[in-house]
RNA sequence: UUGAUGGAUAUGGGAGAAUGGGUAUUCACCCAUACCGAAGGGGCAAGUUGUUUUCCUGUCCAGGUAAACAACGAAACUCUCAGGUUAAAAGGACUGUAUCCGGACA
Numbered sequence: 001u002u003g004a005u006g007g008a009u010a011u012g013g014g015a016g017a018a019u020g021g022g023u024a025u026u027c028a029c030c031c032a033u034a035c036c037g038a039a040g041g042g043g044c045a046a047g048u049u050g051u052u053u054u055c056c057u058g059u060c061c062a063g064g065u066a067a068a069c070a071a072c073g074a075a076a077c078u079c080u081c082a083g084g085u086u087a088a089a090a091g092g093a094c095u096g097u098a099u100c101c102g103g104a105c106a
Stems, first nucleotide, its partner, number of pairs: 006101008018033006034085003040081001041079003047072007055064003
């Protein structure tokens, strides 16, 4: 179930953060110092599990208890690797609408 969570496509909305110098003269690239967090990526809490040891109980090997170590463990938090900070364009987490997949795995 008159179809959730989730996924795909199309189409809308969509923030933040800089200057200076050099080259080129179409888009742009390089250097210096600074900055942003919402592509992507990294990190962690409570807790769960396992191992070892302390103590307690008992039907002797199980339960409970405390500690140490290890693994798992979220984000819009955090890091700022990547990316971004000069209009436009592009990108952009998240999200509206439509169609499709899927089928309760929420």
Predicted 3D model of a 106-nucleotide RNA (Glycine riboswitch aptamer) from a Syntrophomonadaceae bacterium. Its Rfam family is "Glycine riboswitch aptamer". Its family is annotated with glycine biosynthetic process in the Gene Ontology. NCBI's taxonomy places the organism under Bacteria, Bacillati, Bacillota, Eubacteriales, Syntrophomonadaceae. The coordinates come from a structure-prediction model, not an experiment, and the mean pLDDT is 83. It was read from a public genome assembly, where an Rfam model found it.